[in-house]
RNA sequence: ACACCGUUAGCUCAGUUGGUAGAGCAUCUGAUUCCAAAUCAGAGGGUCGGGAGUUCGAGUCUCUCACGGUGUGCCA
Repeated sequence: ACACCGUUAGCUCAGUUGGUAGAGCAUCUGAUUCCAAAUCAGAGGGUCGGGAGUUCGAGUCUCUCACGGUGUGCCA
């Protein structure tokens, strides 16, 4: 430099054909317990990496930029 893959909750990850954004863990509250852990119930937590475009409608399609990974190559 080029190609491909990835970026979604604090962390790890789903998300079907474009049609109401989810799970597990963690956190908080309650139940239980002498207390705690475990268990059970509930709650909070999201500019879906930034920007632009297409569309009635975009996490999903297109372009661009940024960051990370893999591969190939160039210079020395």
Molecule: transfer RNA
Organism: Deltaproteobacteria bacterium